[in-house]
Formats: sequence, structure tokens, C1' cells
RNA sequence: GCCCGGGUGGUGGAAUUGGUAGACACGCAGGUCUCAGAAGCCUGUGCCUCACGGUGUAGCGGUUCGAGUCCGCUCCCGGGCACCA
Repeated sequence: GCCCGGGUGGUGGAAUUGGUAGACACGCAGGUCUCAGAAGCCUGUGCCUCACGGUGUAGCGGUUCGAGUCCGCUCCCGGGCACCA
């Protein structure tokens, strides 16, 4: 350099393959229970905001009523091939 696969919260992972992003689990926070703790149970938990609301799927554009998903370029990770005079 060429080809293939991948990048989603703090973590692992979903999303009918174009139609509510983050299901579910872990973790974390608060509560309940207990003399106290562990375990269990309940509620909450992407980010910003007191709230209303805004924003977010590596980055920037594009297509579309609508994009994590399709198209283009770029960055990063893994694998294969080539070069290594």
C1' cells in the first nucleotide's frame, strides 16, 4: 500500500436489518430489612440541565419523512496479502 472484520453509557452486550438507541446483565447511588453487616428485595442510573428541555451510536459530510444500520472521506483497533534491493 491492497483486502476483510470491527468502533454503541463506567463494563459486557442488544436494537425485527431504515422506524421509541442502550433491552438484559454487571457495576454504582438511594431506600427497605438487621443490634450491625453480608445476601435478598424496591427505586433510580448515557451526557448536560433544579426543572422544562436539549443532546448523544469513533469524527465530518451526504441520501431519506426518518440513519447505530445505507453512501463518501478521515481516525483508531484486529486479521490476511503484498513489498522489504
This is a predicted structure of an 85-nucleotide RNA (transfer RNA) from a Verrucomicrobiota bacterium. NCBI's taxonomy places the organism under Bacteria, Pseudomonadati, Verrucomicrobiota. Its Rfam family is "tRNA". It is annotated as a transfer RNA. Its mean pLDDT, the model's own confidence on a scale to 100, is 82. The sequence was found in a public genome assembly.